[in-house]
Molecule: TPP riboswitch aptamer (THI element)
Organism: Chromatiales bacterium
RNA sequence: CUAGGCAGCUAGGGGUGUCCGCCUCGGCGGGCUGAGAGAGACCCUCACACCUGAACCGGGUAAUGCCGGCGUAGGGAAGCAGGCCGUCGUGCAC
Numbered sequence: 001c002u003a004g005g006c007a008g009c010u011a012g013g014g015g016u017g018u019c020c021g022c023c024u025c026g027g028c029g030g031g032c033u034g035a036g037a038g039a040g041a042c043c044c045u046c047a048c049a050c051c052u053g054a055a056c057c058g059g060g061u062a063a064u065g066c067c068g069g070c071g072u073a074g075g076g077a078a079g080c081a082g083g084c085c086g087u088c089g090u091g092c093a094c
Base pairs, nucleotide, nucleotide: 004085005084006083008080009079010078011045012044013043014042016039017032018031019030020029021028022027050075051074052073056069057068058067059066
């Protein structure tokens, strides 16, 4: 000096399904997947957050938006700051 990664500040975006039991039908407890299944947490901010297509297609499950495809698809929320790791180059020392 510079790819990249992680972290920081501020602001913003996003999801919350499925099965069982109880129930005063408002919820509560438990199982599954997941970062997260309304936590004040988690994830994401130019794209592997998330939404749409989608009551989609294939597989699997006790069941599910569980897994894969679709998908180089369409949409989707950013600024500051220069800390740590690290790449490249150069200089110095041994």